[in-house]
RNA sequence: AGAAGAGGCGCAACUGACAAGAGUAGCCAUCCGGAAUCGAUAAAGCGGUAACGAUGGAUGGUAAAAGGGGAUGUUGCCGAAACUAACGGUUACUUUAUUAACUGAAGUGUUGGGGUCCAAUUUAAUAAAUUGGAAACUGUCGUAGUUUUUAACUACGGAGUGCUUUU
Numbered sequence: 001a002g003a004a005g006a007g008g009c010g011c012a013a014c015u016g017a018c019a020a021g022a023g024u025a026g027c028c029a030u031c032c033g034g035a036a037u038c039g040a041u042a043a044a045g046c047g048g049u050a051a052c053g054a055u056g057g058a059u060g061g062u063a064a065a066a067g068g069g070g071a072u073g074u075u076g077c078c079g080a081a082a083c084u085a086a087c088g089g090u091u092a093c094u095u096u097a098u099u100a101a102c103u104g105a106a107g108u109g110u111u112g113g114g115g116u117c118c119a120a121u122u123u124a125a126u127a128a129a130u131u132g133g134a135a136a137c138u139g140u141c142g143u144a145g146u147u148u149u150u151a152a153c154u155a156c157g158g159a160g161u162g163c164u165u166u167u
Base pairs, nucleotide, nucleotide: 001167002166003165004164005163008078010077011076012075013074014073018069026062027061028060029059030058031057032056036049037048038047039046040098041097042096043095044094045093081111082110083109084107087104088103089102090101091100092099112138113137116134117133118132119131120130121129140158141157142156143155144154145153146152147151
């Protein structure tokens, strides 16, 4: 340097029953009300609706969807993969600023692995996800000790650019 492997509720992609979203948004009807209001926020512009009663509110009828979650199955794998992120790009009527969503990405950045609990963020959500913390578990190697001694157990510690086998 190459090849092949191990950790286990192992990782990721696709599929997607199903639950929730929600009796919510929207639409229709009746009534109240009475002048502005809508296009994410602000300014300017450009458009739309409105005394033939808009925006808004109440009642009744009708009635979704998306994002997110996810059984099952298939595929590729064991830095699998994930997170963070300077700096960008696209969209939300146009411009500027902000915000939100999606997306690319430097750093030889961080993380061995899965779960539980707590906090924060996001969300319709006590679901799930992300980040941080806590105490354990588990695999691996190192050091020390014990024993029934080429193995097992105990304690402590390290990190995947690691570990094992082999050429």